[in-house]
RNA sequence: GACCGGACGGUCGCUCGUCGGAAGACGGGAGGAAAGUCCGAACUCCGCAGAGCAGUGUGCCGGAUAACGUCCGGGACGGCCGAUUCAAGUCGGUUGGACGGCAAGUGCCACAGAAAACAUACCGCCCGCAAGGGUAAGGGUGAAAAGGUGCGGUAAGAGCGCACCGCUGCCGCAGUAAUGCGGCGGGCAGGGCAAACCCCACACGGAGCAAGACCAAAUAGGGAGGGAUCCGGUCGAGGUGAAAGCUUCGCCGGGACGUGCCGGCUCGGUGCGUCACAACCUCCGGGUAGGUCGCUUGAGCCCCGCAGUAAUGUUGGGCCCAGAGGAAUGACCGUCCCGCGGCAUUCAUGUUGCGGACAGAAUUCGGCUUACAGGUC
Numbered sequence: 001g002a003c004c005g006g007a008c009g010g011u012c013g014c015u016c017g018u019c020g021g022a023a024g025a026c027g028g029g030a031g032g033a034a035a036g037u038c039c040g041a042a043c044u045c046c047g048c049a050g051a052g053c054a055g056u057g058u059g060c061c062g063g064a065u066a067a068c069g070u071c072c073g074g075g076a077c078g079g080c081c082g083a084u085u086c087a088a089g090u091c092g093g094u095u096g097g098a099c100g101g102c103a104a105g106u107g108c109c110a111c112a113g114a115a116a117a118c119a120u121a122c123c124g125c126c127c128g129c130a131a132g133g134g135u136a137a138g139g140g141u142g143a144a145a146a147g148g149u150g151c152g153g154u155a156a157g158a159g160c161g162c163a164c165c166g167c168u169g170c171c172g173c174a175g176u177a178a179u180g181c182g183g184c185g186g187g188c189a190g191g192g193c194a195a196a197c198c199c200c201a202c203a204c205g206g207a208g209c210a211a212g213a214c215c216a217a218a219u220a221g222g223g224a225g226g227g228a229u230c231c232g233g234u235c236g237a238g239g240u241g242a243a244a245g246c247u248u249c250g251c252c253g254g255g256a257c258g259u260g261c262c263g264g265c266u267c268g269g270u271g272c273g274u275c276a277c278a279a280c281c282u283c284c285g286g287g288u289a290g291g292u293c294g295c296u297u298g299a300g301c302c303c304c305g306c307a308g309u310a311a312u313g314u315u316g317g318g319c320c321c322a323g324a325g326g327a328a329u330g331a332c333c334g335u336c337c338c339g340c341g342g343c344a345u346u347c348a349u350g351u352u353g354c355g356g357a358c359a360g361a362a363u364u365c366g367g368c369u370u371a372c373a374g375g376u377c
Base pairs, nucleotide, nucleotide: 001377002376003375004374006336007335008334009333010332011331012330014029015028016027017026018025019024031358035369036368038367039366040365041364042363043208044207045206046205055204056203057202058201059200060074061073062072063071064070075099077096078095079094080093081092082091083090084089100199101198105197106196107193108192109191122139123138124135125134126133127132147165148164149163150162151161152160166188167186168185169184170183171182172181173180174179212293213292214291215290222284223283224282225281226280230254231253232252233251235250236249237248238247239246240245255275256274257273258272259271260270261269262268263267300319301318302317303316305314306313307312337356338355339354340353341352342351343350344349
């Protein structure tokens, strides 16, 4: 890194499908992660003139894919190991990852240290009697110190000079590209951090199967239609008005309708309610409970071949493999397997006890990440 992740049988259940009038019979019934819900899609509903700003994400190159922040191949860089070189370095192997830009601007860099970036000087070295000056090789600090190594050079030093390495500009060649190689020029810009702000390029509406669609009670709302007649007063109070009057409420009397009680009847008495935007009846519409669909045949699985370095694609053949909804997939027994321990032993084994992980579907796929007893390669 890849794979397996207990096997077989019996009894009793649970759930879905088919058949059946029923009883029942037959068949299917968790995972490599069903998990986290971190990415990417399918599907569904809502939204949507165009452009810009803000915000979020991605970020070497090429390919794969429905798509991706995933995968495959390549490149550059860093770490480790080995070889080689006086040394820097170079070569080979292996491994790692948010790997555009700090040579646009701004900002930050604890402690230590002279100095953390318009440079600077603690020890040292050199000149000098000293004051002072030169220097940046060596030491020291730090995660990091203004090219590296070697030779020359010098008072000591220093790209000060030279060679090689590094850097950088131009040119050529190779490659689809990232990039690599070579030549010429320049003594030489340049500390680190962009999972700091930021700059550049590209991408981006929102919510999620409790999406959403259909059928549709009871109760309470909404709409339409039907739906019984009210009348009077020298009364009281209020409103309005100049007044006449009109009008509202109350009181009194009568009437009508509904209903209860008493008498017992083609009626009477009495109580209560109403005289209205009511009760009541009919119809319509929306939503809720409940039911049905979405729901499992799909970017599906297996085998062989072909194309490709690979990811992956594809011809042909075969297969159907959970679909619940307070939510099934379980329990017990037997035989065997694996691991550990005890006992016995003729060292072949026998016997006995304990243990066999992580976890568990809920619209469906592709990834990533995390968990995992034991075993195999």